[in-house]
Molecule: Fluoride riboswitch aptamer (crcB RNA motif)
Organism: Verrucomicrobiota bacterium
RNA sequence: GUUCAUGACGGCAGUGGAGUUUGCCGGGUUUCGAAAAUCCUUCGAAGCCGAAGCGCCCCGCAGCCGCGGGGCUAAUGACUCCUACCAACCG
Numbered sequence: 001g002u003u004c005a006u007g008a009c010g011g012c013a014g015u016g017g018a019g020u021u022u023g024c025c026g027g028g029u030u031u032c033g034a035a036a037a038u039c040c041u042u043c044g045a046a047g048c049c050g051a052a053g054c055g056c057c058c059c060g061c062a063g064c065c066g067c068g069g070g071g072c073u074a075a076u077g078a079c080u081c082c083u084a085c086c087a088a089c090c091g
């Protein structure tokens, strides 16, 4: 220096919040400040790029990159609770 494994932490899994848990992803670069005599390195802040990720069905065009129209469903990836919304019944 590279690769693999494990642990911790963070992010993601079609609409909000919390707890637990499953799976997936976790990098790059620039500037400033501090430590450091310089370089290297570490920490913090800001900016840019990037990973996981961004529901389903039908019809038409297209021909498999996609586009247009119509319809359905959901606050969970899973479990529990809260909030919002919807339906039915009772008072």
Base pairs, nucleotide, nucleotide: 009026010025011024012023013022016082017081018080019079020078021077027049028048029047030046031045032044033043034042035041055072056071057070058069059068060067061066